[in-house]
RNA sequence: AACGAACGCUGGCGGUGUGGAUAAGACAUGCAAGUCAAACGAGAGUGUAUAUGUUAAAGUAUGCACUCCAGUGGCAAACGGGUGAUUAACACGUAAGUAUUUACCGUAAAGUUUAGAAUAACUAACUGAAAAGCUAGAUAAUACUAAAUAAGUGUAUACACUAAAGCUAUUAAAGCGCUUUACGAUAAGCUUGCGGCCUAUCAGCUAGUUGGCGGGGUAAAAGCCCACCAAGGCUAUGACGGGUAGCCGAUCUGAGAGGAUGAUCGGCCACACUGAAACUGAGACACGGUUCAGACACCUACGGGUGGCAGCAGUCGAGAAUUUUUCACAAUGGGCGAAAGCCUGAUGGAGCGACACCGCGUGAGGGAUGAAGGGCUUAGGCUCGUAAACCUCUGUCAUUUGUGAACAAAGUGAGUUAACGCUCAAUUGAUAGUAGCAAAAGAGGAAGAGACGGCUAACUCUGUGCCAGCAGCCGCGGUAAUACAGAGGUCUCAAGCGUUGUUCGGAUUUACUGGGCGUAAAGGGUGCGCAGGCGGAAUUUGCGGUUAACUGUUUAAUCUUAAGGCUCAACCUUAUAGGUGCAGUUAAUACCCUUGUUCUAGAAAUAUGUAUGUGAAACUGGAAUUUUCGGUGUAGCAUUGAAAUGCGUAGAUAUCGAAAAGAACAUCAGUAGCGAAAGCGAGUUUCAAGACAUAAUUUGACGCUAAAGCACGAUGGUUAAGGGAGCAAACGGGAUUAGAUACCCCGGUAGUCUUAGCUGUAAACUGUGCAUACUUGCUGUAAUCAUUUAUUGGUUGUGGCGAAGCUAACGCGUUAAGUAUGCCGCCUGGGGAGUACGGCCGCAAGGCUAAAACUCAAAGAAAUUGACGGGGGCCUGCACAAGCGGUGGAGUAUGUGGCUUAAUUCGAUGCAACGCGAAGAACCUUACCUAGUCUUGACAUGCAUGUGAAUAAAUUGGAAACAGUUUAGCAUAGCAAUAUGCACGUGCACAGGUGCUGCAUGGCUGUCGUCAGCUCGUGUCGUGAGAUGUUGGGUUAAGUCCCGCAACGAGCGCAACCCUUAUGCUUUGUUGCAAGCUAUUUAUAGAUGCACUCUAAGCAAACUGCCUUGUUAUAACGAGGAGGAAGGUGGGGAUGACGUCAAGUCAGUAUGGCCCUUACGACUAGGGCUGCACACGUACUACAAUGCAAAGUUCAAAAAGAAGCACUUUAUGCAAAUAAUUGCAAAUCUUAACUCUUUGCUCAGUUCAGAUUGUUGUCUGCAAUUCGACAACAUGAAGUUGGAAUCGCUAGUAAUGGUGCAUCAGCUACGGCACCGUGAAUACGUUCCCAGGCCUUGUACACACCGCCCGUCACAUCAUGAAAGCAUAUUAAUCCCGAAGCAAUUUAGAUAUACUAGUUUCUAGGGCAUAGUAUGUGAUUAGGAUG
Repeated sequence: AACGAACGCUGGCGGUGUGGAUAAGACAUGCAAGUCAAACGAGAGUGUAUAUGUUAAAGUAUGCACUCCAGUGGCAAACGGGUGAUUAACACGUAAGUAUUUACCGUAAAGUUUAGAAUAACUAACUGAAAAGCUAGAUAAUACUAAAUAAGUGUAUACACUAAAGCUAUUAAAGCGCUUUACGAUAAGCUUGCGGCCUAUCAGCUAGUUGGCGGGGUAAAAGCCCACCAAGGCUAUGACGGGUAGCCGAUCUGAGAGGAUGAUCGGCCACACUGAAACUGAGACACGGUUCAGACACCUACGGGUGGCAGCAGUCGAGAAUUUUUCACAAUGGGCGAAAGCCUGAUGGAGCGACACCGCGUGAGGGAUGAAGGGCUUAGGCUCGUAAACCUCUGUCAUUUGUGAACAAAGUGAGUUAACGCUCAAUUGAUAGUAGCAAAAGAGGAAGAGACGGCUAACUCUGUGCCAGCAGCCGCGGUAAUACAGAGGUCUCAAGCGUUGUUCGGAUUUACUGGGCGUAAAGGGUGCGCAGGCGGAAUUUGCGGUUAACUGUUUAAUCUUAAGGCUCAACCUUAUAGGUGCAGUUAAUACCCUUGUUCUAGAAAUAUGUAUGUGAAACUGGAAUUUUCGGUGUAGCAUUGAAAUGCGUAGAUAUCGAAAAGAACAUCAGUAGCGAAAGCGAGUUUCAAGACAUAAUUUGACGCUAAAGCACGAUGGUUAAGGGAGCAAACGGGAUUAGAUACCCCGGUAGUCUUAGCUGUAAACUGUGCAUACUUGCUGUAAUCAUUUAUUGGUUGUGGCGAAGCUAACGCGUUAAGUAUGCCGCCUGGGGAGUACGGCCGCAAGGCUAAAACUCAAAGAAAUUGACGGGGGCCUGCACAAGCGGUGGAGUAUGUGGCUUAAUUCGAUGCAACGCGAAGAACCUUACCUAGUCUUGACAUGCAUGUGAAUAAAUUGGAAACAGUUUAGCAUAGCAAUAUGCACGUGCACAGGUGCUGCAUGGCUGUCGUCAGCUCGUGUCGUGAGAUGUUGGGUUAAGUCCCGCAACGAGCGCAACCCUUAUGCUUUGUUGCAAGCUAUUUAUAGAUGCACUCUAAGCAAACUGCCUUGUUAUAACGAGGAGGAAGGUGGGGAUGACGUCAAGUCAGUAUGGCCCUUACGACUAGGGCUGCACACGUACUACAAUGCAAAGUUCAAAAAGAAGCACUUUAUGCAAAUAAUUGCAAAUCUUAACUCUUUGCUCAGUUCAGAUUGUUGUCUGCAAUUCGACAACAUGAAGUUGGAAUCGCUAGUAAUGGUGCAUCAGCUACGGCACCGUGAAUACGUUCCCAGGCCUUGUACACACCGCCCGUCACAUCAUGAAAGCAUAUUAAUCCCGAAGCAAUUUAGAUAUACUAGUUUCUAGGGCAUAGUAUGUGAUUAGGAUG
């Protein structure tokens, strides 16, 4: 795009078309083929005439006219109409042909004479239920028979044979007929060439088969039939068989070529319940005829009969599905007739169906307050939307009323004419009271369907929450769904819109036009070779192919173009073009083909020579292994990661000598050689094959390829006979392991070897078929030839790199995967499957050929970026190593888990949670629990309204919150009313939530990681993803720097800039300092000074700057040195790139959405967060003598201080502490320990250690019970250095000692953050563990190795194969029976014809037994697919 469609929702009108596609299933009822009396006899009816009859009638007889009708006869019934079952065929299409027929029709010619015998109807009798039938009698014809005639027929003078019918008309003329013949027309028969389906898992078929002589037969040729003879005929260009199918003009699609289809319309064919057969006839083997058989149905008196809608309507059935039991012969056409006319379900019309195509309408203009309402909203507004309302119009269609067609002219009648014919007149309409026209009224009666994630035009809200559902493909849905459902809006079509189905297209996805095969599917394992296909140069013949022109044909319709007619269109009419085809005639001869002659460039032969793991056979050789024998010799050997099994004191291994046997041939050996491939390696000989070079002698296209066929064909396997040293499937043993039917070890049989066969496969690979030609080069190598002997050239092989070109890329590249030609083989998504079934081969194993059901939306190739690797290279890090000290064991503190609980609030959970949020839970905090309370609220803002302060004091109840009572008190402005402010009460909006979602978010933070990385612009390369830069060589802590480079630059990071610390200088000089001065009680004070220390501002200083030296490099840089307070980023801090982990936090705050609103909000009291069988993390204190205890004694930094720090002194207390005094809002006042000295303890559960517990106190605070700290006295657990494992640290570091601060009433701080004192050891080094960086490599990973993924087993579902069989359908052939019927017939009925009966051949059908093919089913079973 299309449809003979169907289904869903919806549905106003008209026109034109179209409508049983399935059950060629069965059919009730009606109709669809009759007509002619001018062919015939009889009969009936009506009218009428005559005769007879009668009173008149009736009746009877004979005529005439008209009508009807069974029968005889003629013509038609073979057309028209239906269907598509059969059919793969001369059935159809097309183009030719002829051995033939043709009723009616046309033209022409001749005739139409004379006789005869019957028969139906009818009458009578009989049989039968019926259908129907028998006998006897009578009769006519255009029915039938005989004779005559011939212009006719036949071998054609002769001779023979053969015909007829009348009717109409008053007569005549004439007409209609009849007979014979010729021609024509029409229609048909037969023959032939070519064309159009699938299947080779159908490869051979055929005996009337192929042909011939003769005969029969037909309208006609012919094995069409028969007798005889011959042995032919068809077939890979697909016979035979199987499946499917009516064919065509055309229809649909497509740019075309093609592909699919064969409704309606037209041509042909076939069929008419199924099968068979003939009759009649011009024509049939006959849809509405006959006979027979069968199935089915109906009637029956059971004896027997009847029927055939695939005609038009209609019914049932099956089905997703297909109409009225209509009108008319008015038109067109057909049959009969002289005609009128009759018949006609052909046809013309109408009806039903949106089934299709076409046309029209459902209103038009104005109309903003942008109404109401709906939807959305950032709450401002936006949108439906000029849409509506409202105003002004119009009147198509439908409705009503009126009017009202065309298709109609003939035939006929009348007149006229010689005739053809002409003229005139009347009549005939199913459609139809329809179309059309006119009028009326009123916007009145007339819009839906689908879609809105992308493809694909069109977006939001609500609900739902991987549910319900959607889906053509991708896919959507797990609480913010533009994808589900609803709504609003929008988009597209529109009386339709969607869905389903089917065909073509897109699909160059079967490739003729127009594809491929190195790696994606695809080159046969290799050669030889018949058929086939293709084929060198010159000339010649023919003109088959080819080309051109012309002719015929290619029905009509369709299609094209142009006109015309319906108001337009669809539709219809006319004309034109076209119909690519076939046939014929003529011409051309380049090419192909063909005939003949020639040539040498292809191919082959010949001669000479060369190289070779080319093949076969025979003979020969040495090294090694094993075994045997003998000697020497002694305890191990052998093997492994380590062992064990094994061998060995019966003498191994080792070693020497001798012997046997089999197999294989080291070195040479080489991307070297040979061969078709498989393959070929010791030497010699013999036989055989191929290749190459040179010569240019010979033949003269002899060639290339190659389906089928034939041959060869590694390993393995197999048969038979040998052989068997070593090796070695199976097997045995030992190890390894969770197991180990393996890898490793010890043994070991087939086999490996030879001969003769079979098998016929491999990653049989260059994953690259063979042959020929052409197309830049460089460089090796093997063989050979030539010469000018060189750095040379040619040929044939064999390699590497590379130009153009090709390729998806990788890559190929004169040995093509380039450019071309010829031939063969093969491919067409993955799996199922190289499987099943069938066939062929094989001894078997198995091989060759080779599907389908079902299932998936991918499978695959090449390359890219990452990530990963028990891959590689380089490098770094307290990563290991070297050291020091810990943790893990004990007790306690603290956090977590778990358990418990009314509650033990919540969060954090590998590193990167666990002395974390918490820089301080007795109340408060507090979020939890219990109980008591409040509801505009504890807190904010606004509005309305009321009250009047605010506030203070006292008091009642209560655990308190809270609820009440009393007293005092009453802002500012204004005279006042009133206003404003504030507070409180009430009501409405709202507050409030530590409720949920950190996977909706912001912000902040952790982590990789202070690791050195992460990117961009332009350019260049690549089809592209991407690459380059950023890689490489060095170097660095560093993508730090240098050099090189198709890159050149730049950004975020690194470094530096900042702070601190280490040195100096300048300035400052109190509260700091004190060298010198004075005084004294020698500690200080005074005066003075800023020298020193210090304070805190500024400056300086360090930059590989200098020297030496290193290397591939002169560079960067490294090593060493000098100087210096400091030396190679001096030490430390702050500073954290692009990103990763849906990492953490909604409980810090903020915030979307959801949820609660007399509660999930708020207040209060008490409790809980501290609960304890247990487990883990982090710490403290220890276990002691490098110690503990006692006494004495010396030095600090930083920080804080008023509800504060608190010294000294005095007093009390053993102490914690208390009281008083005093200093300090601070460089002014307020402070160490370890160490050191002396003494004791002497290795013990102790003079170690201090838990636990008791008693008594102190302090803070409303309050110390749950649940604080401290002190004194007493008590004195565990613990004697800690398993596996594990942590920190590289110098002022570890270790160790104390000090301060924040939070804070107090404190569980032994935590956190800071400060100073004392003050080490070690680093060979980078193999290993861990983490990280760069380069490279492999990848089937990309959620990225915590990845991906294979097989068994268990269960479920699905399709398929096998299977003892069973069932159905169909086909073939043998035998038996054999209806009707044609033909034949030496039979019978006395004879001839005819007829009847019988017989024979053929034969539908039936039967006995059998075989094949196909389909279905089948316990069980096999593999496959999916979950």
Molecule: small-subunit ribosomal RNA
Organism: uncultured bacterium